[in-house]
Context: one part of a larger RNA
RNA sequence: CGCUCGUGAAGGAACUCUGCAAGUUGGCCCCGUAACUUCGGGAGAAGGGGCGCCGCAGUAGGGUGUUACAGCCCGAGGCGGCCGCAGUGAAUAGGCUCUUGCGACUGUUUACUAAAAACACAGGUCUCUGCGAAGACGUAAGUUGACGUAUAGAGACUGACGCCUGCCCGGUGUUGGUAAGUUAAGGAAGUCGGUGAGCCGCAAGGCGAAGCUGGCGACCGAAGCUCCAAUAAACGGCGGCCGUAACUAUGACGGUCCUAAGGUAGCGAAGUUCCUUGUCGGGUAAGUUCCGACCUGCAUGAAUGGCGUAACGACAGGAGCACUGUCUCCACGAGCGACUCGGUGAAACUGUAGUCGAUGUGAAGAUGCAUCGUUCCCGCAGCUAGACGGAAAGACCCCGUGAACCUUUACUGCAGCUUAUUAUUGGGUUUAGACCCAGCAUGCGUAGUGUAGGUGGGAGGCUUUGAACCCGGUGUUUCGGCAUCGGGGGAGCCGCAAGAUGAAACACCACCCUUGUUGUGUUUGAACUCUAACUCCGUCCCGUGAAUCCGGGCGGUGGACAGUGGUAAGUGGGCAGUUUGACUGGGGCGGUCUCCUCCUAAAAGGUAACGGAGGAGUUCAAAGGCGACCUCAACCUGGUUGGCAAUCAGGUGUCGAGUGCAAUGGCAUAAGGUCGCUUAACAGCGAGACUCAUAGGUCAAGCUGAUGUGAAAGCAGGACAUAGUGAUCCGGCGGUGCUGGAUGGAAAGGCCGUCGCUCAACAGAUAAAAGGUACUCCGGGGAUAACAGGCUUAUCUCCUCUGAGCGUUCAUAGCGGCGAGGAGGUUUGGCACCUCGAUGUCGGCUCAUCGCAUCCUGGGGGUGGAGAAGCUCCCAAGGGUUUGGCUGUUCGCCAAUGAAAGCGGUACGUGAGCUGGGUUUAGACCGUCGUGAGACAGGUCGGUCCCUAUCUGCUGUGGGUGGAGGAAGUUUGAGAAGCCCCUACUCUAGUACGAGAGGAUUGAGUGGGACGCACCUCUGGUGUUCCUGUUGUCGCGCUAGCGGCAUUAGCAGGGUAGCUAUGUGCGGCUGGGAUAAACGCUGAAAGCAUAUAAGCGUGAAACCCUCUUCAAAACGAGACUUCCUGGACGUUCUGUCCGUAGGCUCCAGGUAGACCACCUGGUCGAUAGGCCGGAUGUGUAAACGCAGCAAUGCGUGAGCUAACCGGUACUAAUAGCC
Repeated sequence: CGCUCGUGAAGGAACUCUGCAAGUUGGCCCCGUAACUUCGGGAGAAGGGGCGCCGCAGUAGGGUGUUACAGCCCGAGGCGGCCGCAGUGAAUAGGCUCUUGCGACUGUUUACUAAAAACACAGGUCUCUGCGAAGACGUAAGUUGACGUAUAGAGACUGACGCCUGCCCGGUGUUGGUAAGUUAAGGAAGUCGGUGAGCCGCAAGGCGAAGCUGGCGACCGAAGCUCCAAUAAACGGCGGCCGUAACUAUGACGGUCCUAAGGUAGCGAAGUUCCUUGUCGGGUAAGUUCCGACCUGCAUGAAUGGCGUAACGACAGGAGCACUGUCUCCACGAGCGACUCGGUGAAACUGUAGUCGAUGUGAAGAUGCAUCGUUCCCGCAGCUAGACGGAAAGACCCCGUGAACCUUUACUGCAGCUUAUUAUUGGGUUUAGACCCAGCAUGCGUAGUGUAGGUGGGAGGCUUUGAACCCGGUGUUUCGGCAUCGGGGGAGCCGCAAGAUGAAACACCACCCUUGUUGUGUUUGAACUCUAACUCCGUCCCGUGAAUCCGGGCGGUGGACAGUGGUAAGUGGGCAGUUUGACUGGGGCGGUCUCCUCCUAAAAGGUAACGGAGGAGUUCAAAGGCGACCUCAACCUGGUUGGCAAUCAGGUGUCGAGUGCAAUGGCAUAAGGUCGCUUAACAGCGAGACUCAUAGGUCAAGCUGAUGUGAAAGCAGGACAUAGUGAUCCGGCGGUGCUGGAUGGAAAGGCCGUCGCUCAACAGAUAAAAGGUACUCCGGGGAUAACAGGCUUAUCUCCUCUGAGCGUUCAUAGCGGCGAGGAGGUUUGGCACCUCGAUGUCGGCUCAUCGCAUCCUGGGGGUGGAGAAGCUCCCAAGGGUUUGGCUGUUCGCCAAUGAAAGCGGUACGUGAGCUGGGUUUAGACCGUCGUGAGACAGGUCGGUCCCUAUCUGCUGUGGGUGGAGGAAGUUUGAGAAGCCCCUACUCUAGUACGAGAGGAUUGAGUGGGACGCACCUCUGGUGUUCCUGUUGUCGCGCUAGCGGCAUUAGCAGGGUAGCUAUGUGCGGCUGGGAUAAACGCUGAAAGCAUAUAAGCGUGAAACCCUCUUCAAAACGAGACUUCCUGGACGUUCUGUCCGUAGGCUCCAGGUAGACCACCUGGUCGAUAGGCCGGAUGUGUAAACGCAGCAAUGCGUGAGCUAACCGGUACUAAUAGCC
């Protein structure tokens, strides 16, 4: 010193994030118990009282037992008495109350940092599911659901109970509908191509049937999607602006815009409120918390439930009572460690170590470098400031074309599901469409008798096998008729011709067309039906002696559906694989990414930055080519409307205009402007250069062909120049003397030309790609952030200069505009230099230390200083610089003191010293954001702090050696350290001053606070056995009396020594020296003046002494006093040996002490023990006697008494060494 315990004066939460911890309470009986309430609770509420022993008496009573007594067991209550501080005497055994939040409750959970408000829960609601159920598992068979059947099962949300649950269906989802649009496989009319018998052609070659083959493909063709509805206890959502009332304010009211609808009830600074410690009230001396209100709800709100709520809670907040060592402020004691001895005997760590301080330097914080200082050698016990200490290849941050999980309307797939088709797969009926064939019907422009389909034939045809006409019906219709059937009727009707027409008669015949209808057939679809495939069922029968298996039979339900296989379309985070850029004064957010022009760019070229400025992603058939001609802008003068400026005339005018578009460089010989003719905005090439990593880009004479223009020389392969862009692959189109997979062709490819990329992240990863991670992981980085250091000092703090002004007057008592110059290195930053194979981060506690820009105290100058109190400046760092309420706070606000409640540095001093409230892992809630996973310098509840000290350093304490013979004692003090404070009152004096009110300087004294040192007489504490009391139980045979255990004193009341504070005593003085600011004397330079230049003074808590302590390793080792200084031997030397003074070991011990040391004593002795006496403490011992029935009382200040005081050799201090 630690751990685990005990006790504590006065105070009583002042401690602290928080009463954490510890205490308090505690059993049984009786009394008594509030709000509220779901009437059960709350409740052991709270708050009180009693409890031992003896006697009456084991009573009343009960049980057992007996025939009945007896006996035994249990036993309230009453009366009387006795003792103690204390009677559940020890042990075991709720602290309580008020208030709020959350969750109803009992339960469950992160085994190993989270027990909660999270999960669950009964209850509520929605959705699905009719039984081979839905759902789940499985490739399937099958199983589960369930041997259940909608009062059942599954999924989702909410979460007892009470009162309730508003508006929105535009989006997403789900459900329903399905006329239209779109849509696959499949089917398919048709069409294009290849080949090619054959035909034509002298040939080249052309055409080309069938078949085969390759494309395209009208049309048919489902779900889905579009579309139309419904649905919010589905996912979700629930506005803005302006004006308005006779004070003001507010706005019942009005206007307007938008919306799918604009938040209803309730609640509200909330676990949700940023501003914010909102405002008011309560509680407190004081309240960032808490409670009650208000409503300005950043960003409440109704089953992602809203608001209440009795009971419950190891939940979270606030308050009070009780109680306490949590604290003021610590003290003492016990045990176990630590320490010493004996035994045994690890670990991490470790480049080698002969391992100091300061200042500086330095990869920017040095034991190791430089300088200066300090320092004899070595241990032991301790403390941790440093060794950027140990431990863990940093978890934060960044990076990696790292990983893993998770999400989704990222991309691409795959299960699953839906739908269609096809196979398994058959019969029939009806119906709808298409086609072929057959029959029948159908046909109205105008004109015209009238419903003229076309063409051809044709002059007759029909009629008793029943004409005209009449009646009734059917179909059709252009509403007039036409066609047809039945009945009556009983002989005619129609045409040719005429008029009219493009065409002439339905008089008649034939072949057809349009439309319709009927029928056979083919085909496509739909509906219905059948039974035999197939499925399912049976309590029936058989194989079968057992069989809930298998197979068969019989019977039944369903039925060509379903199921299953193939194909196709849709859906599809259910699952999988991946992607999700770079630059970047860290990263993210923002910005940027290619090209052109200028500056930066340092007179060749080139040259960076998230340096400073601007542009491009085209345009033009003329704005190109040639030839010819012209000169602009601006200004002046003149001139109708006419002005500064329109058009006209004259003049000046080197370039200030213009150039399609930015800038630069050009350009008047024009590259600028106008006109004429035109297409060189050509084809094939290209010596040679420039630029240049590659790729690419740029200039270019000349040759060939063809062309324009000009009289011609010539010029012309776009544009005054520099931007106007995109590699490769893949594919399209045109051309083609190339290839043509047995051959011939073809297909396909090549080559030439050309087209398709905001591949704009523009040298372009793919045709096709977003996010989260705090559940995280790996590899790296101090190449790169957060802390700290460093550099810098914009910002910050402080100072100085100047003096516009304020100050009645007056720049400077006190202030000081606009400006200027610095210092510091405490703020916020900048930079990214050490550290990412780890430099622990805010605040508090503890302990400090330094600076001074001084808060107080001290000394002074000025004052717009009368005094007192102030203001301001100068000197000054010796000492001092409070306690509480709130909050994690630093800070701050508040309360109360006080002389004052200073500002900063020290890794924002201090976590190998403590704490862990905040921040900053994993759980959870709210608000907000996000489709979501999740996120938030937003809030909230909860949440593992390791280290035995090697070196330096520091506090102590020893050993060795030295100090020139050996010792014992006493000292000096170089040096070092400590101390250093403040205040009230009284007197001077109610004096100086002042009108008064008020009210000193100075000097003298008396108290006090905080701090320090020492001590234990007093006051107290402790005091582990000094005394006493006492419970339970056991032991000493029993009684009595003692003892053990109940804590390693059982509990309780006291307490000696020692140790202690809260107790007692003492301390800071005084004086001197040299000074600071300041004030002076004499006094020149400078005949004056001047405190200064020479000289001499005064002057402060600062400095040096004076006071206290350490101190000669002060290696500079000092001084003084005293003791020993003899003998022997020899190579007579600073010799060796033996002694002496003295010391040590050892022993008895303590005023000392971890060990060691120190001190006392060692028989010539009081050192310890014992004994004797005393003191002190306790409080009247035992035994016996007496009194009492007994408990008990009296004889007795008794007995006992540690460490204390004195005495006494009884015991032990024996015996040795140098």
The part of an RNA shown here (large-subunit ribosomal RNA, half B) has 1218 nucleotides and comes from a Gemmatales bacterium.
RNAcentral holds the full RNA, with entries from ENA.
Its Rfam family is "Bacterial large subunit ribosomal RNA".